Predicted 3D model of a 687-nucleotide part of an RNA (large-subunit ribosomal RNA, domain II) from an uncultured bacterium. It was read from a public genome assembly. Model confidence (mean pLDDT): 84 of 100. Its Rfam family is "Bacterial large subunit ribosomal RNA".

Context: one part of a larger RNA
RNA sequence: GUCCGCGAGUCAACGCAGGCGGCGAGCAUAACCGAAGGAAGGGGAUGCGAAGCGAAAGCGAGUCCGAACAGGGCGCUUGAGUCGUUUGCGUUGGACCCGAAGCCCAUGCGAGCUAUCCUUGGACAGGGUGAAGCCUCCGUAACAGGGGGUGGAGGUCCGAACGAGUGACCGUUGAAAAGGUCUUCGAUGAGCUGAGGAUGGGAGCGAAAGACUUAACAAGCUGGGUAAUAGCUGGUUCUCUCCGAAAUGCCUUUAGGGGCAGCGUCGGGCAAUACUUCACGCGGGUGUAGAGCACUGAUCGAUCUAGGGCCCCUACCGGGGUACCGAAGUCCGUCAAACUCCGAAGACCGCGUGAUUGCAUACCCGGCAGUGAGACAGUGGGGGCUAAGCUUCAUUGUCGAAAGGGAAACAGCCCAAGACCGCCGAAUAAGGUCCCAAAGCGACGUUCAGUCACUAAGGCCGUGGAGUCUCUCAGACAGGUAGGAUGUUGGCUUAGAGGCAGCCAUCAUUUGAACAGUGCGUAACAGCUGACUACUCGAGAGACCCUGCGCCGAAAAUGAUCGGGAGUAAACGUCGCACCGAAUUCGCGGGCCCCGUCUCAGGACGGGACGGUAGGAGAGCGUGGCAUGACGGGCUGAAGCGGUGCGCGGAAGCGGCCGUGGACUUCAUGCCAGUGAUUAUGCGGAC
Numbered sequence: 001g002u003c004c005g006c007g008a009g010u011c012a013a014c015g016c017a018g019g020c021g022g023c024g025a026g027c028a029u030a031a032c033c034g035a036a037g038g039a040a041g042g043g044g045a046u047g048c049g050a051a052g053c054g055a056a057a058g059c060g061a062g063u064c065c066g067a068a069c070a071g072g073g074c075g076c077u078u079g080a081g082u083c084g085u086u087u088g089c090g091u092u093g094g095a096c097c098c099g100a101a102g103c104c105c106a107u108g109c110g111a112g113c114u115a116u117c118c119u120u121g122g123a124c125a126g127g128g129u130g131a132a133g134c135c136u137c138c139g140u141a142a143c144a145g146g147g148g149g150u151g152g153a154g155g156u157c158c159g160a161a162c163g164a165g166u167g168a169c170c171g172u173u174g175a176a177a178a179g180g181u182c183u184u185c186g187a188u189g190a191g192c193u194g195a196g197g198a199u200g201g202g203a204g205c206g207a208a209a210g211a212c213u214u215a216a217c218a219a220g221c222u223g224g225g226u227a228a229u230a231g232c233u234g235g236u237u238c239u240c241u242c243c244g245a246a247a248u249g250c251c252u253u254u255a256g257g258g259g260c261a262g263c264g265u266c267g268g269g270c271a272a273u274a275c276u277u278c279a280c281g282c283g284g285g286u287g288u289a290g291a292g293c294a295c296u297g298a299u300c301g302a303u304c305u306a307g308g309g310c311c312c313c314u315a316c317c318g319g320g321g322u323a324c325c326g327a328a329g330u331c332c333g334u335c336a337a338a339c340u341c342c343g344a345a346g347a348c349c350g351c352g353u354g355a356u357u358g359c360a361u362a363c364c365c366g367g368c369a370g371u372g373a374g375a376c377a378g379u380g381g382g383g384g385c386u387a388a389g390c391u392u393c394a395u396u397g398u399c400g401a402a403a404g405g406g407a408a409a410c411a412g413c414c415c416a417a418g419a420c421c422g423c424c425g426a427a428u429a430a431g432g433u434c435c436c437a438a439a440g441c442g443a444c445g446u447u448c449a450g451u452c453a454c455u456a457a458g459g460c461c462g463u464g465g466a467g468u469c470u471c472u473c474a475g476a477c478a479g480g481u482a483g484g485a486u487g488u489u490g491g492c493u494u495a496g497a498g499g500c501a502g503c504c505a506u507c508a509u510u511u512g513a514a515c516a517g518u519g520c521g522u523a524a525c526a527g528c529u530g531a532c533u534a535c536u537c538g539a540g541a542g543a544c545c546c547u548g549c550g551c552c553g554a555a556a557a558u559g560a561u562c563g564g565g566a567g568u569a570a571a572c573g574u575c576g577c578a579c580c581g582a583a584u585u586c587g588c589g590g591g592c593c594c595c596g597u598c599u600c601a602g603g604a605c606g607g608g609a610c611g612g613u614a615g616g617a618g619a620g621c622g623u624g625g626c627a628u629g630a631c632g633g634g635c636u637g638a639a640g641c642g643g644u645g646c647g648c649g650g651a652a653g654c655g656g657c658c659g660u661g662g663a664c665u666u667c668a669u670g671c672c673a674g675u676g677a678u679u680a681u682g683c684g685g686a687c
Stems, first nucleotide, its partner, number of pairs: 001687006011093013026048003032042002052059002062074004096235002099232001103225004108221002115199008124189001126158003129154001133150006162186003167182004201217001203213002238620006248261005262371002264368006277355008290342001291340002296336004301331003307325002309322005374399010404415003420590004425586003431580003434565003440577007452567001458552003462549004467544005479536005485509003490504003515530001519528002591610001593608006621676001623673008632665002640660005646655003
């Protein structure tokens, strides 16, 4: 892992509400007696109800406050309870099941591991160094001191056993729950080691790391309190029918939990035209969008002026100037969520009419919930970067809890007024109609980029449409031929400056025209060229603006691509008519529920509904046991088990038949539960 078995809302007491039943202004007994397979009966203590008000004494259809025969509060006038049983829920209990880390208790078990200690033993190859002392020689006044020898000290040196565990590699479902190999450290010591013994759980022991105390120690193990607690995670077992949420508000040592409200469901009640939605009309309040500057502020420029700065005159008082700054005012132009002289559309509230719906809905009372992490999209805002599949509000939609068709694939986008069941019928939606792949043609344009089929600023003699201006048969534009001169090398500057470094001026002449010069060029000239003109040619030319489609801009990591093939229409724009296309709609048949009408009570007809998570409500199937019944079934074969092209049912399921099996068992009506398993890293077993 698979298979088989086991495996989770129970029981008790009390309470609230509902169903059913008994009795009823009453209802019921409890312990106990009795009785023994356990009954009847007795038992009225007591409880609830039938009267309330007051803190109470107390009074009583009233009472309390009060001086009150004011007033007001709570009551009466308005009669239903109580006991049993059952269902839902609550409370207290382990309380649906499994799950902690933990906390506490013990005269429990542990020092065969390890820590420290005690007693008694054991072992430490070999080699090096050579302390003190001693001997001797030298030496000294004597010491001291020196040489040689002897000697054999040391938490001394090298290095086996032994002990340790430094680095690397291997090993990581290992050979091993700590090892192997190489390497390294200690190796007469604060050393190693055997045996026996001591100390223990808030305790020991610790050359101290919270280390160690039998492979997990910031408080061992075992047992107990114990089913600790777990606002947390996981799991929670048959079927069908009806309805069907929420992810919000307020509060919360609250934020992934709760309480109340909101939204769901079920039961009861109420009046009749209320309620729901839409359209139109009427009536309201409002301060958003926009706009505006009248307020509050902000703001560009101008003007004007108080005040100030600077300069000047002056002994003081005071005065003059100013191209500086400049409040307030005025004029022109602007800005604002927390500005408003203004101010929509809508939204919201109310009323009326119409449509819708056709006895449900709204509303009220009560039982039971779940939800209180929302997500994306459109729109209006805040935060952010007018970032985010970002975040936070508002509002609508979808998903959530929604399948179907489209978007290649794709919860939140588009279609679908949303899938009860069946049909090899029809019409459509979005979206499509060359092939994959159901369905297409026609008309007029556009695009040549495979644009279509990712994108911006910016750029483009690409091309279509629309326009403005200028030139033009008195000859334009482009091309060709020729000219493009003179004063003059203008003046200045400069080494030079001759159209062409720079500064100033930019005249005049001859002309058909020609600049005191557009660019290249020279050291400066020269030279080339342009403007400008004539001729040649002979019909359009140039500039700009708006706009459609295109082009460049365009670089990413496994092989690319529009879904693919392919397409020049099968692309794009504007039309027309067809067709395809869904679980939509229609048609035919059927089921179930609700309502209405009829009813011979079997049902018939008409209308409507039937996606669904949490969840509410209803109806059933099956398992074990019990009671009663079926003059039940069964060796002529029970249960169980295996099989089956079989039958019935809306499903859970129930039967038939075949095989196996070899003795029990079914059905009906009730009752009682250890009553239903693909999931709990579930538990046990088998493989």